[in-house]
Context: one part of a larger RNA
RNA sequence: GCCAGCGAGUUAAUCUCCAGUGGCAAGGUUAAGUCAGAGACAGACGGGCCAUAGCGAAAGCGAGUCUGAAAAGGGCGCGAAGUCGCUGGGAUUAGACACGAAACCAGUGAGCUACCCAUGGGCGGGCUGAAGCGAGUGUAAGAGCUCGUGGAGGGCCGAACUCACUAAUGUUGCAAAAUUAGGGGGAUGACCUGUGGGUAGAGGUGAUAUGCCAAUCGAACUUGGAGAUAGCUUGUUCUCUCCGAAAUAGCUUUAGGGCUAGCGUUGCGCGUUUACUGUUGGGGUAGAGCACUGAAUAGGCUGGGGGCGCAAGCUUACCAAACCUAAUCAAACUCCGAAUACCAGCAGUUUAGAGCUGUGGCAGUCGGACUACGUGAGAUGAGAUUUCGUAGUCGAAGGGGAAACAACCCAGACCGCCAGCUAAGUCCCUAAGUGUGUGCUAAGUGGGAAACGAUGUGGAGAGUGUUUAGACAGCCAGGAGGUUGGCUUAGAAGCAGCCACCCUUUAAAGAGUGCGUAAUAGCUCCUCGUCAAACGCUCUUGCGCAUGGAAAAUGUAACGGGGCUCGAGCACACCACCGAAGCUACGGAUCGUGAUUUAUCGCGAUGGUAGGAGAGCGUUGUGUGGGAGAUACGAGCAUUACCGAAAGGAGAUGUGCAGGCUACACAAGUGAGAAUGCUGGC
Numbered sequence: 001g002c003c004a005g006c007g008a009g010u011u012a013a014u015c016u017c018c019a020g021u022g023g024c025a026a027g028g029u030u031a032a033g034u035c036a037g038a039g040a041c042a043g044a045c046g047g048g049c050c051a052u053a054g055c056g057a058a059a060g061c062g063a064g065u066c067u068g069a070a071a072a073g074g075g076c077g078c079g080a081a082g083u084c085g086c087u088g089g090g091a092u093u094a095g096a097c098a099c100g101a102a103a104c105c106a107g108u109g110a111g112c113u114a115c116c117c118a119u120g121g122g123c124g125g126g127c128u129g130a131a132g133c134g135a136g137u138g139u140a141a142g143a144g145c146u147c148g149u150g151g152a153g154g155g156c157c158g159a160a161c162u163c164a165c166u167a168a169u170g171u172u173g174c175a176a177a178a179u180u181a182g183g184g185g186g187a188u189g190a191c192c193u194g195u196g197g198g199u200a201g202a203g204g205u206g207a208u209a210u211g212c213c214a215a216u217c218g219a220a221c222u223u224g225g226a227g228a229u230a231g232c233u234u235g236u237u238c239u240c241u242c243c244g245a246a247a248u249a250g251c252u253u254u255a256g257g258g259c260u261a262g263c264g265u266u267g268c269g270c271g272u273u274u275a276c277u278g279u280u281g282g283g284g285u286a287g288a289g290c291a292c293u294g295a296a297u298a299g300g301c302u303g304g305g306g307g308c309g310c311a312a313g314c315u316u317a318c319c320a321a322a323c324c325u326a327a328u329c330a331a332a333c334u335c336c337g338a339a340u341a342c343c344a345g346c347a348g349u350u351u352a353g354a355g356c357u358g359u360g361g362c363a364g365u366c367g368g369a370c371u372a373c374g375u376g377a378g379a380u381g382a383g384a385u386u387u388c389g390u391a392g393u394c395g396a397a398g399g400g401g402a403a404a405c406a407a408c409c410c411a412g413a414c415c416g417c418c419a420g421c422u423a424a425g426u427c428c429c430u431a432a433g434u435g436u437g438u439g440c441u442a443a444g445u446g447g448g449a450a451a452c453g454a455u456g457u458g459g460a461g462a463g464u465g466u467u468u469a470g471a472c473a474g475c476c477a478g479g480a481g482g483u484u485g486g487c488u489u490a491g492a493a494g495c496a497g498c499c500a501c502c503c504u505u506u507a508a509a510g511a512g513u514g515c516g517u518a519a520u521a522g523c524u525c526c527u528c529g530u531c532a533a534a535c536g537c538u539c540u541u542g543c544g545c546a547u548g549g550a551a552a553a554u555g556u557a558a559c560g561g562g563g564c565u566c567g568a569g570c571a572c573a574c575c576a577c578c579g580a581a582g583c584u585a586c587g588g589a590u591c592g593u594g595a596u597u598u599a600u601c602g603c604g605a606u607g608g609u610a611g612g613a614g615a616g617c618g619u620u621g622u623g624u625g626g627g628a629g630a631u632a633c634g635a636g637c638a639u640u641a642c643c644g645a646a647a648g649g650a651g652a653u654g655u656g657c658a659g660g661c662u663a664c665a666c667a668a669g670u671g672a673g674a675a676u677g678c679u680g681g682c
Stems, first nucleotide, its partner, number of pairs: 001682006011094006018088007027050003033045003054061002064076004097235002100232001104225003107221002114199009123189001125157003128153001132149006161186003165183001166181004201217001203213003210219001238616006248261005262365002264362005269356002273354001275349008287336001288334002293330003297326004302320003305316004368394007376386002399410003414588003419584003425577002427562003433575001435574006446564001452548002456545003459541008474530002477527002480504003485499003510525001514523002589606008617671001619668008636655005642649002
C1' cells in the first nucleotide's frame, strides 16, 4: 500500500401550555408506602401530583380582586378541557456521537546508576632519591661544602586493574554502544573493587553534565481514581422527495467560544394585509450658488505707512476694514434644488413556496469573498489594509463565453431525444460570412498606460477673399526697351550690401517675389489664350481615428497562435448562419394548485452546502398467520443477456446435505471509503 472483518447520537431517570396516537373526562392518575395472593405486562388500598378561580406582601375578599378617599382610572384575572399512558422531536443529569492530550492524586522501585555507612580484597617489575641521621671538611661558634646512610612523593617508566582520547570496522551489528590497533590516559591514590546496608519522585543523589535514580528523566515506573478534562483537530456507515440559510446587531476575561434577536424549516391561525403601477403629500442629498457664516484672488475707491513738496497736492512691486467691479471655494455655508430611494393615505393590477412585531416544535449561522456604484480612515497604496451604505454573483451553481480563469458576461441543470430557435461568435487552428453598403485608421494602432507635446489625418463651425466680366489646377504663348539704374566691389548684370525706385511699348512685364550663377545665363512670380464650375487663405474645436511620452532580468512573450491593411482593425446600418443543460417541439416521472364526467384534463413547479420536513429500501432477532423443501438439493458461494425512479428485488444454472421463504406487526449491538482508525492476511 491493497484486501477482509470490526469501527461512532446509545441507554436510564426527570422535564416540555411540543407533535402524533389511545383511555377516561370536570375530572384524570396514582407517588412514597401497604394489603391479599402465588406467577398474572394480574388484583385491592394509600390520598400524592396536575386540572377545576383568581387577585393581593398579607389579613382577606372572590368572577372578581389589588391600588385608592373613591361607585374614578389603572394592573392582573373572568369569556378556550384536562389528565394519564405509548411513539417521536427537543432539553437536563449522567462518559452521553467516537477516538485523541500535556497533566493531577494514591502506590512500587537504589540487584542499573549517584553519593554515603560498615566490613573485606587488589596494585609484576624497574627508575628517581626529599627530610632526618652519620662521617669528613670548614668556622671563634655557626653557616656552608663533600661523601655515605635513609627511603619521602595526589614523583617517573610500565603489566595486572581501571578509564575511554584517536582512527578504522560495525550501522537489518558479535553487540539496543561492540570489535581491531606492541594506538592513548591513570596505575600508593581525590586509586580500583567484592559483600551487606542507607537516601524515593512536590523527592533523592550530584568534584553541575540538568547528569543519574533498572536500555525510561526539565521531573522515574506501575496499576487504580478514569471513559480526568479538551470552547481544539479528525472521523461519523442505505436511498429518494419538498423547502432552504448565515458569515449581521446587542452583551460576553469576549473576539476561531457562547446567549438573545435577525435570516431557514415545519404545524396551527389570519386571509391579500405582500409585491408592482398610478396618484396625493413629506424632505434639503447630488448638482448649483454666494443671499447668510467663513475661506480666498485681481483691480478700483478710501484710509494708513514710505517718498517728493513751503503748502495745496502728487506718487507707490508697502498694509488694510467697509463698499464697488470681475472671477472663485466649503462634511460641520445655503437665496435655490433634483433623479432615485424611503414613509404614509387612496385606487388599480397581480395569486407568487406572497405577507403577518399572529402563535408553537426543530435548527444552523456569528472567519465571508469579489465586482459595480456612493463615502470615511491610511499616503484618493496592492488580485488580498480597513470602517460603512446599495445591488449582484460566488459561498451553496453545474452549463455556454471571456485562451486558461470561485466572485466578470450570457444563463438557473426533474429525466430522455441522432429535432428546431437564440447569447458570445462566423479567414485557419475551430462549429458558422474571406457577407453587403458607407466611411475612418497606416500606427500591426487594433493587440497595455497618464500629465503633457505635435504643420499626422478626416469631420464640424466661424471669419475673410477669388469666381460665367471665366476663378482654381493643368496646358499653349509672352515675360520687352532705356539698362549691366547709380554707388560699392576682384565681380555686383532684378536677386551680397547702400541710395533712389522713374520713363516707354503694352494684354502684361517690379530699376524686381523666390530658386539659381564666380558674375552672366536659366526657372518662376505677372499677363493673354484654351478649358469649364467652383476655388483660396485664416481661426476655432467638450468631434473621430492615429502619433511621441513607453526601460528588466531563461526565449518571441502586452492579439491564445498562425496570420490579417478598401481588413481577418475601428464606426454605423443591414442580411444570413453557427452556437448553451437558456427557449421551443415530442415522450416520461414526481409535487402543488384549479376544474369537473373521481380519474382525467388545464396551469405552475422540481440546482443546492449548513439545516428543517416527508416517504421508503435493506440487515439481525421476536411474535402471529400462510406456503415451499430431503439426493427431484435449504442457507451460503459462483455465473447470468430479467424487473424497479433509487436504496434494491426475482428467475435460471453450477456448487453446497439443513435449515429457509412470505404477509403483517414488534425490538435493535441495523447499513463503512476515509478517523497518520483497530485486528488479521498478502
Predicted 3D model of a 682-nucleotide part of an RNA (large-subunit ribosomal RNA, domain II) from Candidatus Hadersleviella danica. Its Rfam family is "Bacterial large subunit ribosomal RNA". The full RNA is in RNAcentral, with records from ENA. Taxonomically the source falls in Candidatus Hadersleviella (Bacteria, Bacillati, Chloroflexota, Promineifilaceae (SeqCode)). The coordinates come from a structure-prediction model, not an experiment, and the mean pLDDT is 80.